[in-house]
RNA sequence: AUGAUACCUGCGGGAGAGAUCCAUUUUAUGGGCGCCGAAGGAGUAAGGAGGCCGGAUGCUGCCCCGGCAGCUGAAACUCUCAGGCAAAAGUACCGUAGGUGGACG
Numbered sequence: 001a002u003g004a005u006a007c008c009u010g011c012g013g014g015a016g017a018g019a020u021c022c023a024u025u026u027u028a029u030g031g032g033c034g035c036c037g038a039a040g041g042a043g044u045a046a047g048g049a050g051g052c053c054g055g056a057u058g059c060u061g062c063c064c065c066g067g068c069a070g071c072u073g074a075a076a077c078u079c080u081c082a083g084g085c086a087a088a089a090g091u092a093c094c095g096u097a098g099g100u101g102g103a104c105g
Stems, first nucleotide, its partner, number of pairs: 006100008018033001020032005034085003040081001041079003047072002051068005
């Protein structure tokens, strides 16, 4: 001195789904039915690195072929645990400014 991934903050943008019924109550809580997916969480493909078994080989190992059970492996896909279903707030994600940090050069 260039300043990555990641994390935090401010500003702007940012959907979906009953202002449903009952009870209590000052707008929230509990219960019922019906829904949403973009806080969070969970599941998973191709592929990857190994393990075991069998085959092939005069024998062993490697390579090769087949099989088995696990590990790893992405999401805006799926689930709906959580969250949400007037407005407000909040939301993944996008842009922008700053901060932490220090990869690479």